Predicted 3D model of a 72-nucleotide RNA (transfer RNA) from a Pseudomonadota bacterium. The prediction has a mean pLDDT of 80. Rfam family: tRNA. Its family is annotated with triplet codon-amino acid adaptor activity in the Gene Ontology.
RNA sequence: GGUCCGAUAGCCAAGUAGUAAGGCGGCUGUCUGCAAAACAGCUAUACGCGGGUGCAAUUCCCGCUCGGACCU
Numbered sequence: 001g002g003u004c005c006g007a008u009a010g011c012c013a014a015g016u017a018g019u020a021a022g023g024c025g026g027c028u029g030u031c032u033g034c035a036a037a038a039c040a041g042c043u044a045u046a047c048g049c050g051g052g053u054g055c056a057a058u059u060c061c062c063g064c065u066c067g068g069a070c071c072u
Stems, first nucleotide, its partner, number of pairs: 001071007010024003018055001025043006048064005
């Protein structure tokens, strides 16, 4: 230098045009002598950045940044 893959909440992670699941975590409660565990409820401004297309973009297109794999 080239090709490809990835970037979604504090962490992991699904979704891939019609306003974003789940888990971990956190908080509260129940329970307990107190905790832990379990159970119930709650919780968060989450789609890397800048453009384009389109009624509508996390999703498609272009560029960039960062990470990874391979080639040279």